[in-house]
RNA sequence: UUUUUAUACAGAGGCGCUGAGAGACAGGCUCGACGAAGCGCCGGCAACCCCCGCAUCCCGCGGAACGGUGCCAACUCCUGACCAUAUAAAAA
Repeated sequence: UUUUUAUACAGAGGCGCUGAGAGACAGGCUCGACGAAGCGCCGGCAACCCCCGCAUCCCGCGGAACGGUGCCAACUCCUGACCAUAUAAAAA
């Protein structure tokens, strides 16, 4: 990068460095010098993988949160494309 499966109206932010953009895309709308994005540290949320118990053909139910990811303005911000986008797991 591609493919498959699952999920997306819940939840969770401070500090430091830095300094003008950001919210995928188009159109809206919104956020932003009362500090955007990025990077670092710490914290938190969630529970996909991992782990534990039950059940078991498969599917599943409950628990836990050390570890691998993810996430922490607005319903995936809204509308559109749903063969879109994002994330997880697996495969190539």
This is a predicted structure of a 92-nucleotide RNA (SAM riboswitch aptamer (S box leader)) from Hymenobacter telluris. Model confidence (mean pLDDT): 85 of 100. Rfam family: SAM riboswitch aptamer (S box leader). About the family: The SAM riboswitch is found upstream of a number of genes which code for proteins involved in methionine or cysteine biosynthesis in Gram-positive bacteria.